[in-house]
Order: sequence, then C1' cells, then structure tokens
RNA sequence: GAGUUAUCAAGAAAGGCGGAGGGAAUAGACCCUGCGAAGCCUUAGCAACCCUCCCAUCCCUGGGUGAAGGUGCUACAUUCUAUCGGUCACGGCCGUAUAGAUAACAA
Repeated sequence: GAGUUAUCAAGAAAGGCGGAGGGAAUAGACCCUGCGAAGCCUUAGCAACCCUCCCAUCCCUGGGUGAAGGUGCUACAUUCUAUCGGUCACGGCCGUAUAGAUAACAA
C1' cells in the first nucleotide's frame, strides 16, 4: 500500500504539556471550546476485529471464554441534512448507493 470482507443508533476518563481552534471532504446547519480546542505524553477505562483457551464441525465455519499480546476508541447516531436509488400526503420515510472510520487479509 490500490483493493476485498465485516462492522459502524451500544459502551468508556482523569492528569500534565500546549495555547485556538475542533466536530473526515464539498455545501448548509447545529454543537463543543480561555470553566482551555487541535496535537503530544502518562495512567485508567470501553470494545471484541486479530488473538488466548474450550467445544462442535460438512474443515466452510459456528458457539462459548479471556482481556496477556496486536489494534482501535473514550461530547452530540458516522453530530444532522444533501452528494446515489426508491417512495411520498412534499412534512418525511426506506435502502444493499457514494463517501468516511476501524479491523483482518492484501498486488
């Protein structure tokens, strides 16, 4: 590291440094922020994608288990809407679209 598969309305904090922004992109909205944003460090926690152990297995995989290791995450539904399709009483609703995030695999 193009890409493939799976999941994304649940869950989970403090301290130090820092000093003005942040919530992916574009457009709109709304929210957080000197009662301290982003980022970095430390500890803690949440999750269960890889992983540990056990059972089953048609050997594809499924169920249970653990939280040591690899990761990720810890305001607001992926903050909301539009980006595509369908439907509509034009208020909206649905989705297998697009995009994004995370994990595993990967030319």
Record summary
This is a predicted structure of a 107-nucleotide RNA (SAM riboswitch aptamer (S box leader)) from Marinirhabdus gelatinilytica. Of the family's consensus pairs, 100% are formed in the model.